[in-house]
Context: one part of a larger RNA
RNA sequence: UGACGGAAGGGCACCACCAGGAGUGGAACCUGCGGCUUAAUUUGACACAACACGGGAAAACUUACCAGGUCCAGACAUAGUGAGGAUUGACAGAUUGAGAGCUCUUUCUUGAUUCUAUGGGUGGUGGUGUAUGGCCGUUCUUAGUUGGUGGAGUGAUUUGUCUGGUUAAUUCCGUUAACGAACGAGACCCCUGCCUGCUAAAUAGUUGAGUGAAUGAAUGUUCAUUGGCUACAGCUUCUUAGAGGGACGUGCGUUCUAUUAGACGCAGGAAGAUAGGGGCAAUAACAGGUCUGUGAUGCCCUUAGAUUUCCUGGGCCGCACGCGCGUUACACUGAUGCACUCAACGAGUCUACCUUGGCCGAGAGGCCUGGGAAAUCUUGUUAACAUGCAUCGUGAUAGGGAUAGAUUAUUGCAAUUAUUAAUCUUGAACGAGGAAUUCCUAGUAAACGCAGAUCAUCAAUCUGCAUUGAUUACGUCCCUGCCCUUUGUACA
Repeated sequence: UGACGGAAGGGCACCACCAGGAGUGGAACCUGCGGCUUAAUUUGACACAACACGGGAAAACUUACCAGGUCCAGACAUAGUGAGGAUUGACAGAUUGAGAGCUCUUUCUUGAUUCUAUGGGUGGUGGUGUAUGGCCGUUCUUAGUUGGUGGAGUGAUUUGUCUGGUUAAUUCCGUUAACGAACGAGACCCCUGCCUGCUAAAUAGUUGAGUGAAUGAAUGUUCAUUGGCUACAGCUUCUUAGAGGGACGUGCGUUCUAUUAGACGCAGGAAGAUAGGGGCAAUAACAGGUCUGUGAUGCCCUUAGAUUUCCUGGGCCGCACGCGCGUUACACUGAUGCACUCAACGAGUCUACCUUGGCCGAGAGGCCUGGGAAAUCUUGUUAACAUGCAUCGUGAUAGGGAUAGAUUAUUGCAAUUAUUAAUCUUGAACGAGGAAUUCCUAGUAAACGCAGAUCAUCAAUCUGCAUUGAUUACGUCCCUGCCCUUUGUACA
């Protein structure tokens, strides 16, 4: 100087607690990990910082594993064989999973591309992440880190970097042997919320006009309301998106204070925890993860009977069991039927995608047309929960939908170990879950669906998006940890 303390004092955090909410842990199923099994069940990762993670939803491919079978894509150099032929390919039969001339029989073809040996390459999802780069994660979401000049000390070192108040903050005020600085924090960048001010818009609308319907008042005319059509005119409030503006704690107060920094309350305001949410993110580290992202890469191994490459089939899915993330439930705040009413973020076609409309079909789906390389079409994605009216009536029940049987489609060369979807039947556990334990403070939790990624097909996953929308704190250091100061130990 660190580290540690079952030492003291401050401060902080829903990966801590308190007050609560939703749960998980119990059931069935899905999925990851272990174990067991197996020809193989490829493998990495194991407290936080492994386990719906490897963007890991594997039917072939992927694929690394297993059982088999081909190929050389062995550059180049040296030596040899060799045009009297180095070598290549092949019908048929045998052989074979195979219409692999793989091998054998047979005998044609080819023409210096090759073949043999040595050296040396190449390839490798082979080994080593404890040889590495790069990237990521974590310590660590906290406030921390450093040098110059000066001071103290023989020196390592220390002061600066602080008694106090304050802040989300080493943020400021102030104190002051320190002064003036740098990185981090903040500022910054992106998204959201305000603008009747600017710029505009047949890829967005709105107002008026014209036109033609329906309903009511009226019964001649006319008036009112609600949709449709018309590039006829005007406009930009709504929509879109550019440039800008806007908040700075502004004004006032306080029973807080050094009348500093600030804190709290009330106004005004679209907005007053850093306005809300994200991004970026210092110094020092870890023998954290990745050689299975890479034609990044050292060394080792292997290299033609291959650990290369391709093909066929299987496996990664196997099931006495243990653990983790989830989905569906246990019903009446509900299930079912009918009616009705509202989103936002996306995505989309030569690698043939998004698909309207019409017809057929119980449905799944099929056929025919049409639009869209998209503010134009799909698409107002007419979403779900919700709302209204009925039926059910506390029963393992019309709750629940596991497990099976049969059938019909779709994707794909291929569906058996059933890809998925649909129909009929079957109708298991589960009556709110022990000890434990996770997450969370506002448009948040929870509920509810939608879109995208992956994708030929397939979500109980992830990433976003809107809709409905609580209870309870607005604190504390008791538990668990983190930071600072003082002190002790003498562990480095």
Molecule: small-subunit ribosomal RNA, 3' major domain
Organism: metagenome